[in-house]
Context: one part of a larger RNA
């Protein structure tokens, strides 16, 4: 506790794209489906009101009138909304043009410090490692300087409450190809839109299937310390994997734990992107100030809220369309379908307990 509700209590699908649905901006006109009015006729009886009457009264019974029966059928009419017809509009949305911004994507090529290893030269006892050792490692010369060479990953500094992408997530430099925003205009179509059941595509990291690669780290796994024990933390090794292709998984505190899109409500004050104005100039792709659009912070006013803190990037005032949610535990189990090679996803209860 169905007139409720979802940042943290139970609850926003991990995102996005899109089908039925639902939902939709001005306007001018026609038609009349929904609406709405009048009339008719149907809607049984009993109940129910009201007034009369029968039982000495009453409950009870019967006449009569009503009302109700929220509805269904004709026929006439109304035209403001919704839906439809055929037009018009440009304030939504999209399309052009324009010069900017960006770790936005794929592939291709190119560089770089470090590391490890190999080989040459110097070189002489130690080296490594810790809280402390000790396993390790070294006279077949290690540690160490130094010259080459080779390979795999990675990309200090710059680096920012900097940008960019729908989320996942992007970071060396250079190119090509592809995508998306934002600002700009005296361009264009003209409602084309908005969500989104089912669906599809993408989706960190682990994992898994084939083929390469493997420097470095490093589960597992071996030592060696600690320690009562030490299956751990600390040290010395190492396998899978981590990295490329190809194809699976399909799940994360996938979080800003906050669905998408619109519209409206005081304000400071920073920073990126973007096109003005003004004024300064050493006339530069320069510098200050203003204010305008569009992003990302911070702080706070009205409100909101259980607080906590949100506040024009709202959790505040409304519309619009989807998802969820119903104490705890059992359990995100079991059963069944369904989809994966598997691991395992999805979808998803009861009993019985409290």
């Nucleotide at each position: 506790u169905u007139g409720g509700g979802c940042c943290u209590a139970a609850a926003a699908c991990g995102u996005c794209c899109g089908u039925a649905g639902c939902u939709c901006g001005u306007u001018c006109a026609g038609a009349a489906a929904g609406u709405c009015c009048u009339u008719g006729g149907u809607g049984a009886a009993a109940g129910c009101a009201a007034c009369u009457g029968g039982c000495u009264u009453a409950a009870c019974c019967a006449a009569u009138u009503g009302a109700a029966u929220u509805g269904c059928c004709a026929a006439g009419g109304a035209a403001a909304c919704u839906a439809c017809u055929a037009g018009a509009c440009u304030a939504g949305a999209g399309a052009c043009u324009g010069g900017a911004a960006g770790a936005g994507g794929u592939u291709a090529g190119g560089g770089g410090a470090a590391u490890u290893u190999c080989a040459g030269g110097g070189g002489u006892a130690g080296c490594g490692g810790u809280g402390a050792a000790a396993u390790g490692u070294u006279a077949u010369g290690a540690u160490c300087c130094u010259u080459g060479a080779a390979a795999g990953a990675c990309c200090a500094c710059c680096a920012g409450u900097a940008g960019c992408g729908a989320a996942g997530g992007c970071g060396c430099c250079u190119a090509a190809c592809c995508a998306g925003g934002a600002c700009a205009g005296u361009u264009c179509u003209g409602a084309c839109a908005g969500u989104g059941a089912g669906g599809g595509a993408c989706g960190a990291a682990a994992g898994c299937u084939g083929g390469g690669g493997g420097a470095g780290c490093g589960a597992c796994c071996c030592g060696g310390a600690u320690u009562a024990g030490a299956u751990a933390c600390c040290c010395g090794g190492u396998u899978a994997g981590u990295c490329c292709c190809a194809g699976c998984c399909g799940u994360a505190a996938a979080c800003g734990a906050u669905g998408u899109g619109g519209a409206c409500u005081u304000g400071g004050u920073g920073u990126c992107c973007u096109a003005g104005c003004a004024c300064c100039u050493a006339a530069g792709u320069g510098g200050u100030g203003c204010a305008g659009g569009g992003g990302u912070g911070c702080c706070g006013u009205a409100g909101g809220g259980a607080a906590g803190c949100c506040g024009u990037u709202a959790a505040g005032u409304c519309c619009a369309c989807u998802g969820c949610c119903a104490g705890g535990g059992a359990a995100g189990u079991a059963c069944g379908c369904u989809c994966g090679c598997a691991a395992g996803g999805g979808u998803g209860a009861a009993a019985c307990u409290u």